[in-house]
Molecule: transfer RNA
Organism: Candidatus Aenigmatarchaeota archaeon
RNA sequence: GGGCCUGUAGAUCAAUGGUAGAUCGUUUGCUUUGCAAGCAAAAGGUUUCGGGUUCAAGUCCCGACGGGUCCA
Numbered sequence: 001g002g003g004c005c006u007g008u009a010g011a012u013c014a015a016u017g018g019u020a021g022a023u024c025g026u027u028u029g030c031u032u033u034g035c036a037a038g039c040a041a042a043a044g045g046u047u048u049c050g051g052g053u054u055c056a057a058g059u060c061c062c063g064a065c066g067g068g069u070c071c072a
Base pairs, nucleotide, nucleotide: 001071002070003069004068005067006066007065010024011023012022013021018055026042027041028040029039030038048064049063050062051061052060
């Protein structure tokens, strides 16, 4: 330098173009003398950035940037 894959909550990952979710973690409550475990609830998102297509984009298209991988 070129090809391919990829970017979503604090972490790991889902999400037929039609309300962005799960698990763990965090916080609160119940339970305990206390802790852990368990149960219940809550908070937490500019879906990397900029454009395009569309009635509607996390999703499709283009570019930039970051990461991974292969070739040179």